[in-house]
């Protein structure tokens, strides 16, 4: 070099033969209950889905192309 996978929230990850406001669990903040912490409850913040283009009324999702990862192979 060629070929395959993978990249969504702070971490792990759902959603993925396109559909309307993008989700959970953990963790993080506030609240409640405690003399305090912890455990539980409860509520909130937090992602234009690696980055550009395209295609389409519509794209996390379908093509290209680049970035970053991992695998085969020579």
């Nucleotide at each position: 070099g060629g070929c395959c996978c993978c990249g969504u929230a702070g971490c792990u990850c759902a959603u993925c033969a396109g559909g309307a406001u993008a989700g959970a669990g953990c963790g993080u903040u506030u609240g409640u209950u405690u003399c305090c912490u912890a455990a539980a409850c409860a509520a909130a913040a937090g992602g234009u889905a690696g980055g550009g283009a395209g295609u389409u009324c519509g794209a996390a999702u379908c093509u290209c192309c680049c970035c970053g990862g991992g695998g085969c192979u020579a």
Predicted 3D model of a 74-nucleotide RNA (transfer RNA) from a Chloroflexota bacterium.
Lineage of the source: Bacteria > Bacillati > Chloroflexota.
Its Rfam family is "tRNA". Rfam classes the family as a transfer RNA.
The RNAcentral record of the sequence draws on ENA.